[in-house]
RNA sequence: UAUUUAUUGUGCCAAACUUGUUGUGAAGCAGGGACGGAAAGCCAUGGGUCUUGAAGAUUAAGAUCGCCAGGUUGCUAAA
Numbered sequence: 001u002a003u004u005u006a007u008u009g010u011g012c013c014a015a016a017c018u019u020g021u022u023g024u025g026a027a028g029c030a031g032g033g034a035c036g037g038a039a040a041g042c043c044a045u046g047g048g049u050c051u052u053g054a055a056g057a058u059u060a061a062g063a064u065c066g067c068c069a070g071g072u073u074g075c076u077a078a079a
Base pairs, nucleotide, nucleotide: 003079004078005077006076012037013036017032018031019030020029021028022027035066041072042071043070045069046068047067048064049063050062051061052060053059054058
């Protein structure tokens, strides 16, 4: 340096719920709070699910990376 694995240590993130706030909405952000997570870091690229609008065929815009894949970056230890 690369690959594989995730036992240990030091740490990290933060579900539901709740307070405030933004949004037509799905939901997002901040505080509290921990169900869990070895990428629960990032990317909406392909599917899935959800929201809004139109609709003759169907389709457009959005949300969800803690739904599944994929891409990409990283820490510790062992082999």
Background: c-di-GMP-I riboswitch aptamer from Sulfurovum sp., 79 nucleotides, folded computationally. Rfam family: c-di-GMP-I riboswitch aptamer. Its Rfam clan is "c-di-GMP_I riboswitch clan". The sequence was found by an Rfam model in a public genome assembly. Of the family's consensus pairs, 95% are formed in the model. The source organism's lineage runs through Bacteria, Campylobacterota, Epsilonproteobacteria, Campylobacterales and Sulfurovum.